[in-house]
RNA sequence: GCGGAUGGCUGGACGGUCGCGGCGGGGUAACUUGUCGAGGAAAGUCCGGACUCCACAUGAAAUGGUGCCGGGUAACGCCCGGCGGGGGUAACCCUAGGGACAGCGCCACAGAGAAUGAGGUGGCCUUGCAUGCAAGGUCAAAGUGAAACGGUGGGGUAAGAGCCCACCGCGCGCGUGGCAACACGGGCGGCACGGCAAGCCCCACCAGGAGCAAUGCCAAAUAGGGAUCUCGUCGGGGGGUAACCUUCGGGGGUGUCACGGCCCCAGACGAUCCGGGUUGGCAGCUAGAGGUGUCCUGGCAACAGGGCAUCCAGAUGAAUGAUCGUCUCGGACCUUUGGGUCUAUGACAGAAUCCGGCUUAUAGGCCAUCCGCGCAU
Numbered sequence: 001g002c003g004g005a006u007g008g009c010u011g012g013a014c015g016g017u018c019g020c021g022g023c024g025g026g027g028u029a030a031c032u033u034g035u036c037g038a039g040g041a042a043a044g045u046c047c048g049g050a051c052u053c054c055a056c057a058u059g060a061a062a063u064g065g066u067g068c069c070g071g072g073u074a075a076c077g078c079c080c081g082g083c084g085g086g087g088g089u090a091a092c093c094c095u096a097g098g099g100a101c102a103g104c105g106c107c108a109c110a111g112a113g114a115a116u117g118a119g120g121u122g123g124c125c126u127u128g129c130a131u132g133c134a135a136g137g138u139c140a141a142a143g144u145g146a147a148a149c150g151g152u153g154g155g156g157u158a159a160g161a162g163c164c165c166a167c168c169g170c171g172c173g174c175g176u177g178g179c180a181a182c183a184c185g186g187g188c189g190g191c192a193c194g195g196c197a198a199g200c201c202c203c204a205c206c207a208g209g210a211g212c213a214a215u216g217c218c219a220a221a222u223a224g225g226g227a228u229c230u231c232g233u234c235g236g237g238g239g240g241u242a243a244c245c246u247u248c249g250g251g252g253g254u255g256u257c258a259c260g261g262c263c264c265c266a267g268a269c270g271a272u273c274c275g276g277g278u279u280g281g282c283a284g285c286u287a288g289a290g291g292u293g294u295c296c297u298g299g300c301a302a303c304a305g306g307g308c309a310u311c312c313a314g315a316u317g318a319a320u321g322a323u324c325g326u327c328u329c330g331g332a333c334c335u336u337u338g339g340g341u342c343u344a345u346g347a348c349a350g351a352a353u354c355c356g357g358c359u360u361a362u363a364g365g366c367c368a369u370c371c372g373c374g375c376a377u
Stems, first nucleotide, its partner, number of pairs: 001373010012327007020037007039348001043359002046357005051211004056260001058258003063207005068082005083097001084095004098202002103200002105196003121141001122139008150168006169191001170189003174185004215283004225274005234249006250265005290311009329346001330343005
């Protein structure tokens, strides 16, 4: 200097005028004054929670999710550190990462043949007849395919083949190191019935459902609406002069089932259907599993604990805007290369219960570390 990889920051600043919303002060009020006011993703609604209600719980099933090991976290499918596998010269990146001997299913087309599935072409060898055919044995190879029942080298054989041997690979088992996933080393061996589970499935672990349009309060209004159907308007005990009260049995409801609890039952808080009112206001609503900066302790790290300082939108048809001037980064045009003119909405994009993540989009500018190549000293 060029190319590559990883991580991060920013994506305007200052001042004036006018306008909008929250909170605080003053004011009877009109109003006035101080202060604050949209992101790194506010997006997707993909995960996890806080919170609210069902509903007071227990167990199971169904359904769904995750899937190597260890750690972090309120929790997670997230983050950190490792291990195995794959890619890359490397820095680094990806991960489809429990089980194929519990069972089922699939492997199209091509190819002779795709799981106990094959033996075809060609080559080599043997035998018979004989100059080319038949039978048998066999495979380095070619062909098809994603994949053809271990690979390389040697011995051996008629020619060959784990037939035998060495190394690798595979299976079983032992030792050492590590919390572990695993790694390394040695031993034995019938030397071999493939792949797909991101197909169903099996195994381990986790999960109740709905969601701020949750939910609660106030005000107001209507029709305390109507029709049909079903369950034993039943029985026992206690109290009571009686009317009646209470309890047990029975029936119904409580997301599936069971069990307890609770509510209702002849004027059903059950089932089916028809119809009416409420479209208002307040709360929930934003001070925390907070943010930012800095320091200390522990840890490889994620992160945990602690100190100091500082900061905080709450709208409700939905505020957070418009404009002027200056500065600065970048860009466009012109140029006599001195410079001049224009331009900060100039990338992606607007809070709606809140928080922790992931994913997606992003003009431009900047920083740090690492890898490769080239050159100079």
Molecule: Bacterial RNase P class A
Organism: uncultured Rhodobacteraceae bacterium